RNA sequence: CGAGAAGGCCGGAUGGCCGCGCGCCGGCGGGGCGACCCGGCGGCGUGAGGAAAGUCCGAGCUCCACAGCGCAGGGCAGCGGGUAAUGCCCGUCCGCCGCGAGGCGAGGACCAGUGCCACAGUGACGAUGCCGGGCCUCGGCGAGAGCCGAGGUGCGGAGUGAAACGCGGCAAACUCUGCCCGGAGCAAGGCCGAAUAGGAGGGCGUCGCCCGGUUCGCCGGGCACCAGGAGCGCUGCCGAGCCCUCGGGUUGGCCGCACGAGCCGUCGGGCGACCGGCGGCCUCAGACGGAUGGCCAUCGCCGCGAGCGAUCGCGGCACAGAACUCGGCUUACAGGCCCUCUCGCUGG
Numbered sequence: 001c002g003a004g005a006a007g008g009c010c011g012g013a014u015g016g017c018c019g020c021g022c023g024c025c026g027g028c029g030g031g032g033c034g035a036c037c038c039g040g041c042g043g044c045g046u047g048a049g050g051a052a053a054g055u056c057c058g059a060g061c062u063c064c065a066c067a068g069c070g071c072a073g074g075g076c077a078g079c080g081g082g083u084a085a086u087g088c089c090c091g092u093c094c095g096c097c098g099c100g101a102g103g104c105g106a107g108g109a110c111c112a113g114u115g116c117c118a119c120a121g122u123g124a125c126g127a128u129g130c131c132g133g134g135c136c137u138c139g140g141c142g143a144g145a146g147c148c149g150a151g152g153u154g155c156g157g158a159g160u161g162a163a164a165c166g167c168g169g170c171a172a173a174c175u176c177u178g179c180c181c182g183g184a185g186c187a188a189g190g191c192c193g194a195a196u197a198g199g200a201g202g203g204c205g206u207c208g209c210c211c212g213g214u215u216c217g218c219c220g221g222g223c224a225c226c227a228g229g230a231g232c233g234c235u236g237c238c239g240a241g242c243c244c245u246c247g248g249g250u251u252g253g254c255c256g257c258a259c260g261a262g263c264c265g266u267c268g269g270g271c272g273a274c275c276g277g278c279g280g281c282c283u284c285a286g287a288c289g290g291a292u293g294g295c296c297a298u299c300g301c302c303g304c305g306a307g308c309g310a311u312c313g314c315g316g317c318a319c320a321g322a323a324c325u326c327g328g329c330u331u332a333c334a335g336g337c338c339c340u341c342u343c344g345c346u347g348g
Base pairs, nucleotide, nucleotide: 001344002343003342004341005340007338008337009336010335012299013298014297015296016295017294018293020047021046022045023044024043025042026041028039029038030037031036049319053330054329056328057327058326059325060324061185062184063183064182073181074180075179076178077177078092079091080090081089082088093107094105095104096103097102108176109175113174114173115170116169117168125166130157131156132155134153135152136151137150138149139148140147141146189255190254191253192252199246200245201244202243203242204241208223209222210221211220212219213218226239228238229237262281263280264279265278266277267276268275269274300317301316302315303314304313305312306311
């Protein structure tokens, strides 16, 4: 210098103006029966990510269920370790790939049972089609040695194939073995709590007289009285229900909800994942029509064009955006930085 391998990090910077969400302080106004909420004004502070994504694993938290054990169902699989936990991470053995640095691996068991093994081949676990020779039995021929034929047994060979009878191979085939797993999810769930309807308890009222009719249940008329119904009083009208208390729920409001398996520094232990001690910090958004944006200036990077050049002009700056919270995995990503290592070539 070229080609690679492993790991870590950044992911436009600074300033100004306007706008938006949230928190705190001061002060004002308004809405609602209430719980509580809303709007201006002034000041201060704060406001996306390494993946906030996919919602694939594992947890915290909450509610429900629960005597113990098992079955069913699901998941995992060399060995050892880390962790709150994991299917995640670390170390290591073995196998495969790479010259190498390194990378990848669902890596328990097929002498428990069942199933499968394309094409070719007699035959894929049930076996025997072809060639050669051995042994046994039977039959025929021969004087005999022996020859021929049939059947059985079992050996060797050729051929096919990834594998050919060998306790074959396959469990990301059923299965067996060992270990783990109760269910649902923040629309979880908790608290506060209208009107109307419904529930429980209590109180008040639906009165009385006369006449007529009657199918004896009531009906009609007249007089008097009356709970309740408009903020109060009176008159008129309506009129059989009305009032109080308690408890559950709905509309609604608040919490859950931003201090956490937290972050930073340092020391120690460990090969490492990681763990422990000490000190410091709140820097770490928090909505519920859901904010986190826009413009300008300078600089940085990239592309195009002009110019001999210094430079100038124009355009662009990836993937993507929180919603109960963490730990992982996977996927997307312009451009750039740091460190270590391997192979090849070359120079001193």